[in-house]
Molecule: SAM riboswitch aptamer (S box leader)
Organism: Fictibacillus phosphorivorans
């Protein structure tokens, strides 16, 4: 970088430290945050994707059958030592398609993005 898959309206510092002007992915339009201190780094915190532990179920191999064992998988829960992630506003909103509406606009879906896990 590409592909597959899951999630993407919850939560986390209104008094932490360093820093010193921009930030909200990109383009356009809007709307916001910001010297009452942006980005970034550290600390703190949140969550629970992977990994860990416990319980329940399903499938496969083996066996005459069952129990048991092993592997795979689904669901529920615990914990937060490990690998990530996140910590204004729905992923801040719209852009494309469909539906409703005279309009303003509303609803649904996609695309794009983000994060995890797996594969190349």
């Nucleotide at each position: 970088c590409u592909c597959u898959u899951a999630u993407u309206a919850a939560g986390a510092g209104c008094a932490g430290g360093c820093g010193g002007a921009g930030g909200g992915a990109a383009u356009u339009a809007g709307c916001c945050c910001u010297a009452u201190g942006a980005a970034g780094c550290c600390c703190g915190g949140c969550a629970a994707c992977c990994a860990u532990c416990g319980g329940a179920g399903a499938a496969a191999c083996a066996u005459g059958u069952a129990c048991g064992u092993u592997u795979u998988u689904u669901c529920c829960g615990a914990a937060a030592c490990g690998g990530u992630g996140c910590u204004a506003a729905a992923u801040c909103u719209a852009a494309c398609a469909g539906c409703g509406g005279u309009u303003a606009c509303g609803c649904u879906g996609a695309a794009a993005g983000a994060u995890g896990a797996g594969a190349g």